Context: one part of a larger RNA
Order: sequence, then C1' cells, then structure tokens
RNA sequence: CGCUGGCGGCGUGCUUAACACAUGCAAGUCGCACGAGAACUCCCUGGCUUGCCGGGGAUAGUAAAGUGGCGCACGGGUGAGUAACACGUGAGUAAUCUGCCUUCGAAUCGGGGAUAACCCCGCGAAAGCGGGGCUAAUACCGGAUGAAGUCCGGAUGGUUUUGGCUGUUUGGAUGAAAGGUGGCCUCUACAUGUAAGCUACUGUUUGAAGAUGAGCUCGCGGACCAUUAGCUUGUUGGUGGGGUAAAGGCCUACCAAGGCAACGAUGGUUAGCUGGUCUGAGAGGAUGAUCAGUCACACUGGAACUGACACACGGUCCAGACUCCUACGGGAGGCAGCAGUGAGGAAUUUUGCGCAAUGGGGGAAACCCUGACGCAGCAACGCCGCGUGAGUGAUGAAGGCCUUCGGGUCGUAAAGCUCUGUCGAGUGGGAAGAACCUGCAUUGGAGAUAAUAUUCCGAUGCACUGACGGUACCACUGGAGGAAGCACCGGCUAACUCCGUGCCAGCAGCCGCGGUAAUACGGAGGGUGCAAGCGUUAUUC
Repeated sequence: CGCUGGCGGCGUGCUUAACACAUGCAAGUCGCACGAGAACUCCCUGGCUUGCCGGGGAUAGUAAAGUGGCGCACGGGUGAGUAACACGUGAGUAAUCUGCCUUCGAAUCGGGGAUAACCCCGCGAAAGCGGGGCUAAUACCGGAUGAAGUCCGGAUGGUUUUGGCUGUUUGGAUGAAAGGUGGCCUCUACAUGUAAGCUACUGUUUGAAGAUGAGCUCGCGGACCAUUAGCUUGUUGGUGGGGUAAAGGCCUACCAAGGCAACGAUGGUUAGCUGGUCUGAGAGGAUGAUCAGUCACACUGGAACUGACACACGGUCCAGACUCCUACGGGAGGCAGCAGUGAGGAAUUUUGCGCAAUGGGGGAAACCCUGACGCAGCAACGCCGCGUGAGUGAUGAAGGCCUUCGGGUCGUAAAGCUCUGUCGAGUGGGAAGAACCUGCAUUGGAGAUAAUAUUCCGAUGCACUGACGGUACCACUGGAGGAAGCACCGGCUAACUCCGUGCCAGCAGCCGCGGUAAUACGGAGGGUGCAAGCGUUAUUC
C1' cells in the first nucleotide's frame, strides 16, 4: 500500500524539516525572615443642600504587589555537533570541590548606615524609566571575641608511591555569626500578668568526619578512505609570573629546538556512545526506537554574571537571521517541554482528566506548585489471549461442479433434534490501589528545666483523602442469536479439474508459461496454508 476487520490485556506511536510556530499550560514556594496592606459587598452611624460628603465594624491582617530565603544547574525534550578521555571498562587524585542531609564539638556579643514597597513629581504610544521624601529585616556594613582552621618561620616524631599524608610544641599573620516561634514565672523589675529573665524547638557562624554528587588525569577497547604521507610555532620542553576548587602552554615573558607519524600522524567522509535490540546452532553480521546509564545541544554565533553547582531550554548582555507591535522615536519573541497548527513526507495520536498514588521544589505544618508522573482518548502499529458455537444428524436432501453417464464430490457439511452461554447487549451490586500527613482520645519512653508548662520519639483506636470510575469484578436476563477473511494450488512449495482465450489478453521471486485440449493467463468448482488478519513492497540477519 491492497482486500478484510469481533473483543480484551500489555506495550508502542514524526525514522522526513535541530523547518517555522497561533493559543493554553509545563517552577514555584515560605507571613514561624520583614515592613506595609486594599476593594466589591453588608451592617451601624454623623452632617444636612435627599443624594452627596464623612466616621466605625465585618470582609481581613485576606487578595495582589514589594524586600529577603530556598528552589529555578533537578525533573522533561532532542541527537544538530562530536572520531573525542565523548563513551565503555579498569585505575589514580600525595593535584581537588561538594548547598541541602547525618554524626560529633565550639560559638551565637555589641553597633551602624541605607533601600524597595508606600507618598509626591516628571518623561514615554508602549516596553519601561528618572528625581525627591519616609520605613523594616534572617537584606547590607564595620567592631569585639576566637581556633579545632589556613598561611609563614623554628624544633621534633611516624608513615609513605611525585613526599608534604599525619602527630607534638613554639612565634607571627589572617579571620565568624541572625534571628524567629511556642511555653513558663524559680530568680530580678513593675506586682493583674507581662518582660530585660528562664526554657524548648528551629535557624545562623565555625571546625572535624561521613554520605551523595562533581571536576581532572591515565591504561585498554569500539567507523571508513593511503585515489589523504607528511603534520606542527604555544607547536615540544624548561625557568619566572599569572589564573583555577585543582595538576597542566591553561595563559603570559624569556630560553632551548623540539613533538607526532606506515603499530597510519595530518586531512577527508560518516556517526552521539553504552547496557542492549534483531538475526543466527554458534562464530559472527546488522542496529542503538521505547526502558536504563552517560555526553552534547536549546533560533544561529559569542560572552560573562549570580550561585555549592551553569557559562544556564521556559535567566542576563552583545551581534545576526526571522516573526510581531509601534504614535516611526522605540520595543517584544524563541515548543529539540505537554497538547496543538502549518510545511515536508509513504508515514506517526487528544489544544483530555487528576495531583488519589510514586517522586520532586518550597514550608514548622496545614498546604501550594508539579503536561515529571498516574490515568483516560485515537491507531490491528506490535505481542499475547479469547470468540465467531457444541453434540447428534444419510433419503448421503435440494443445488453447484465433474463424469467413462454407472456415478463421484462439496458432505455430517446444511436442514432437523438436543444443548451451552465465553465475548458482545441489557439490569442490579460493586472494589483493591489509602497509607501517610493532620486532628481528637488513651498510653509508653527521652532530654533539658524551678516546673506536672512546653518539646521530641513512638504505640493503639476513631475521623479525613480515588483522577482512573460506577472502571475491573460478581450475579441475573435473553438468545446461536451480533462476529471470517486473505493469499496460493507447474517445480522450488502444501494444494487439480472444467470452461474461456489462442505468443493475444496476460502471469512471473528464479526456472519459465501463453502460437486450439494451458494443473502456469481469466473465471468456476474443489483443495492447501495462515487467520482478525492475510498478501505486497522496503529494510536487516
């Protein structure tokens, strides 16, 4: 692609243009860090000019913004580039870093100046921007203290692989922090109870160790072309300096002239790599969809900032191409996220539901976010399973086909009789996936403390939570009723006769059939093989 098509389960679904993208969603969260804080609406009320101007309360310390913290470097996509320490495997790091997490120590003192939000003014079509004034912090900045740290110098011990891994002692230098919430009244102050106080939890700073993750280096391994034979000047090495978390021409100045290559340098072509997958008795050959690990990329090229980690898909800046808005001055954008559109193509799905589960981010928690994920939809695209009935039934019915005209065959096949009830249809019932978290009640243990407050760790019971889905499943009702096609039949290769045609029409994977009895063309009857598929084509073995 052609013909055909009943059901279910589990998977899979742009191989082409890394082509361009309308629209929606895909990364937020924290009020237990901080200052502030509406409106609609409703109720009460004052003034009167009777429809206006106020005040108070609820809405509500809510919404939406802002400062700040953490996250945004994970998860998700794609395979353009890359023949390379990119990947695989095995080592090294005495050359390194590691936020959050765990364990063990120590500390958390005392100050300061700002700024957004907000108010006022101004510019601009917009995007946005500027000026003035006020204010807070776990934002920012000094100071104090201080070493377990780091660096430098001296003395000394152990171990060991480039020695600077580790221990002791001494001197010098460097150099931290931030609070928040709940509870209590023993001490102190007012004498109700609160706080300067105490306490618990949490945070902050610093050190050691672990775990996890990452950086770097090396041995070996895996494409083609010699119709590519020479390549190289930061090139190869050294010294000084710089830079990095870290060795190093990584960078720079000077010095030397080296370095690689037929065991294939250099150049070119192609390509992400692996576990695996397909095939095969194996050896091999081909391949790298889904799933898992890893690398690279994010409109094209370049750059840095922030940060524990990026030179960052949904961040910033610059340049370019393209698209869009514009008041022509200037601006905005990046689906190789999930759906979806156009285009390309032989060809590949819904602009679905839900955070119920698993996992992730934030939060003390409730909870919020999550196109990850869980599900549903579409497609015989693949694999697997089931069904389209079972038994009986010879006058071997009718009918078709063949015939040597006797008969043979379709064929127990049908009809008829007796049954069954899968799937589908209808009716009723109806899950597991849910356990956490949290709240309440009862109860056990732990630490600090003045303390029976409080806090932490459990146990039991009750309550709460399901997108899928009224789904799976179960029962009942009815009734053979709704459910079989496709290719082939000369040999290879399982399966034969008749008619038509007459080297014509045609068939064909190879050999080859067809020119008047064609098992090879076309039709029919019969048969063979597979079966909700069967053939064809393409590709791999």
Small-subunit ribosomal RNA, 5' domain from an uncultured organism, 541 nucleotides, folded computationally. Rfam family: Bacterial small subunit ribosomal RNA. Gene Ontology terms of the family: ribosome and structural constituent of ribosome. The coordinates come from a structure-prediction model, not an experiment, and the mean pLDDT is 82.